[in-house]
Fluoride riboswitch aptamer (crcB RNA motif) from Novosphingobium rosa NBRC 15208, 88 nucleotides, folded computationally.
RNA sequence: CCGCUCCACGGCGAUGGAUUUCCGCCGGGCAUGACGCCGAACCGCUCGUCGAACCACCCUUUGGCGAGCUGAUGAUUCCUACCUUUCG
Numbered sequence: 001c002c003g004c005u006c007c008a009c010g011g012c013g014a015u016g017g018a019u020u021u022c023c024g025c026c027g028g029g030c031a032u033g034a035c036g037c038c039g040a041a042c043c044g045c046u047c048g049u050c051g052a053a054c055c056a057c058c059c060u061u062u063g064g065c066g067a068g069c070u071g072a073u074g075a076u077u078c079c080u081a082c083c084u085u086u087c088g
Stems, first nucleotide, its partner, number of pairs: 009027005016079003020075001022074001028038003044069010
């Protein structure tokens, strides 16, 4: 000096908020005296259809469009909102 890993810290994990000795993922680049800009993790499922990639075709992958479905958690414990049932 370069690469990798671990710890710490920050960010993210399909609908709001809180919680945790928890889990997974990302943590790079440019610029400034400072402010800042770009990027990463993330952005559910089913069916149909269209484009692209591969292909003789089909299939597959990916993006768009249309229709339909489940869940306020990544997970734990709660609050709020919504829904169902019962009672006052």

The organism belongs to Novosphingobium rosa, within Bacteria.